[in-house]
Context: one part of a larger RNA
RNA sequence: GAGUGAACGCUGGCGGCAGGCCUAACACAUGCAAGUCGAACGGCAGCACAGCAGUAGCAAUACUGUGGGUGGCGAGUGGCGGACGGGUGAGGAAUACAUCGGGAUCUACCUUUUCGUGGGGGAUAACGUAGGGAAACUUACGCUAAUACCGCAUACGCCCUACGGGGGAAAGCGGCGGACCGCAAGGCGUCGCGCGAUGAGAUGAACCGAUGUCCGAUUAGCUAGUUGGUGGGGUAAAGGCCCACCAAGGCGACGAUCGGUAGCUGAUCUGAGAGGAUGAUCAGCCACACUGGAACUGAGACACGGUCCAGACUCCUACGGGAGGCAGCAGUGGGGAAUAUUGGACAAUGGGCGCAAGCCUGAUCCAGCCAUGCCGCGUGGGUGAAGAAGGCCUUCGGGUUGUAAAGCCCUUUUGUCCGGAAAGAAAAGCACGGGGUUAAUACCCUCGUGUGAUGACGGUACCGGAAGAAUAAGCACCGGCUAACUUCGUGCCAGCAGCCGCGGUAAUACGAAGGGUGCAAGCGUUACUC
Numbered sequence: 001g002a003g004u005g006a007a008c009g010c011u012g013g014c015g016g017c018a019g020g021c022c023u024a025a026c027a028c029a030u031g032c033a034a035g036u037c038g039a040a041c042g043g044c045a046g047c048a049c050a051g052c053a054g055u056a057g058c059a060a061u062a063c064u065g066u067g068g069g070u071g072g073c074g075a076g077u078g079g080c081g082g083a084c085g086g087g088u089g090a091g092g093a094a095u096a097c098a099u100c101g102g103g104a105u106c107u108a109c110c111u112u113u114u115c116g117u118g119g120g121g122g123a124u125a126a127c128g129u130a131g132g133g134a135a136a137c138u139u140a141c142g143c144u145a146a147u148a149c150c151g152c153a154u155a156c157g158c159c160c161u162a163c164g165g166g167g168g169a170a171a172g173c174g175g176c177g178g179a180c181c182g183c184a185a186g187g188c189g190u191c192g193c194g195c196g197a198u199g200a201g202a203u204g205a206a207c208c209g210a211u212g213u214c215c216g217a218u219u220a221g222c223u224a225g226u227u228g229g230u231g232g233g234g235u236a237a238a239g240g241c242c243c244a245c246c247a248a249g250g251c252g253a254c255g256a257u258c259g260g261u262a263g264c265u266g267a268u269c270u271g272a273g274a275g276g277a278u279g280a281u282c283a284g285c286c287a288c289a290c291u292g293g294a295a296c297u298g299a300g301a302c303a304c305g306g307u308c309c310a311g312a313c314u315c316c317u318a319c320g321g322g323a324g325g326c327a328g329c330a331g332u333g334g335g336g337a338a339u340a341u342u343g344g345a346c347a348a349u350g351g352g353c354g355c356a357a358g359c360c361u362g363a364u365c366c367a368g369c370c371a372u373g374c375c376g377c378g379u380g381g382g383u384g385a386a387g388a389a390g391g392c393c394u395u396c397g398g399g400u401u402g403u404a405a406a407g408c409c410c411u412u413u414u415g416u417c418c419g420g421a422a423a424g425a426a427a428a429g430c431a432c433g434g435g436g437u438u439a440a441u442a443c444c445c446u447c448g449u450g451u452g453a454u455g456a457c458g459g460u461a462c463c464g465g466a467a468g469a470a471u472a473a474g475c476a477c478c479g480g481c482u483a484a485c486u487u488c489g490u491g492c493c494a495g496c497a498g499c500c501g502c503g504g505u506a507a508u509a510c511g512a513a514g515g516g517u518g519c520a521a522g523c524g525u526u527a528c529u530c
Stems, first nucleotide, its partner, number of pairs: 001530004006526005013377006019370002021335001026333003030330003035080003040077002043073002047071003051066006087288003096213007105205002110201003114197004118152001120150002127142006158167003172193006180187002214260003221251003226248008263285004267278004290311005313324004341367001343366003349363001350361004380410004390401004416466005424457001429451008474519005479500003485514005495502002
C1' cells in the first nucleotide's frame, strides 16, 4: 500500500447492488418447511345438490325427514413422491477431492424399437360387534373392494443349461359414439392415460487404476485376512469383500507406521511475476443429521423432518407405561468482540403429484433490520470588502478566520406533499379455420388466427406538479518518519507513544483553544492476510 463474512469508538442524509453466528456439530418453547391422485379402490364422517316422503301455503316457496344418485371428500386400502430441493462442516490426510484413464455393472420417471395386455382364485384394511389401556395404542370375531396379493395360459426376444432341455409377464381406468347385441349396467368400436416383456438411447449412480493434495524423525520400523494363489459364498458388478485350504509374503529414509491439524475443488486476496495466504457468499464433489449401531422398503437410502436397538438429555403419566430430536425457515436461552423478521406470495422460475382444473412447496421470488462492504448522489450555485461583528494572535501598527458570513440574484437533486403510473404475463382457457386419428362431422392430439383471465413485490420503479436554501458533516491528525503552528494550562505530575522518543516553568510531542492538513457519510483504532 492492498484486502476482510470483521469488531470497537465518535459521527451519520438518500438510493442501487451485494453480504450478514467465523464462537457452543450447545440446548431448544411455538408456528410453518412433503405432499398429491376420487380418471386405481371399497366407501360416506362432515358440506352441498338432484330425487322421494311429509308439514304449512291457492301458488311461488319455506321447513323437517330421507337420500352414495351427483358435486366432492375426513379416515382407510392402493400408486407415485418423501434418496430431490434446503442445512451444516463434526468426522475424514484418503473408501475424500482435482485431473486423466479403465471395464466387471445397475438405472424409476423420459425418448425411441418390437410384441403382448387371455382366463381364474383367495384374502385384508376401512366398516360392524365385543373388549383391554390414563394415554400412546391395541386384541378377538364378522363383512367387503381394487391398478393390493397369488396361481393358470401364452413367450419373438429374455434368464439358466450338462446344449437334451428347463424357467418366467401383465391391470385396468377415463372420454366419445353410428350400425349390431343386451331389460339395464354395458358389450362392441375408437381415442387417450396406464400395465407386462424386450432392444437401443439419454440421464443419474456404483467400482478400479495413475498422478497431485499440510506439519512433526524429540514418531523407524509396521503388518496375520496380513500379501498372494486355488475353490467357493456374496454383490447390480471386479475384488480377502467374506470363508475353507495352500504358500510366506506385503509396506518402509523416494519417509511406512504413529501423532497433530484440516472438508476438497472451481476460485478469493495479495504480488510485476514467481510465489504466499485463504476456501464466507456463488458453483461442483464429499461427509453428517442428538451419540453409537443395524437393517427394512425401494430403480435409488443403510434414509435430516422413516423403522428398530442401545445410550445421554428433555417432557407426559392414573407409576403399569409412553413421547421427542431446528447442522430446514423464522424465533428463544446460552456462548461471544460480533451477525437480522416468530414478515408476504406461490405472480414469476423450478420441483412433487395429477388427464386436467388444481393442490403442496420457509426451494424460490420479494419485503423488513444492519453504513457490513462496493458504487452513485446530496448537504446548494452566482455575486458580495464597510475586508462588518465576534473569536484567536499581536512587535498594538496590525494580522488571521475570510468571499467566509450578512445582503442581493438564482436553482430544487434529495427530502415533504399532491396527481398519474409500468415492465416483469403468456403459456393455460374460449371461439373459428387447417391437419392427424377414426366408421364418424363426436372425443382426443396438433398448427394458425382472433379473443383473453391471472402481480406477492406495490400504487413500488418511473413520470408530472407545488412550496421552499429550505431536510442533511463529521472523524483523525498537525516533533521526525508524514501533508499540517501558534497561544494558554500543566511542571518527569497529569499524560502521550507505531518506531525514535516527549513531559523536571518559556512543551509546535501532554490537556484546551484558535488556525491548519488529510479523508469524507464516513473517519479512526484493533485483529488477521499478502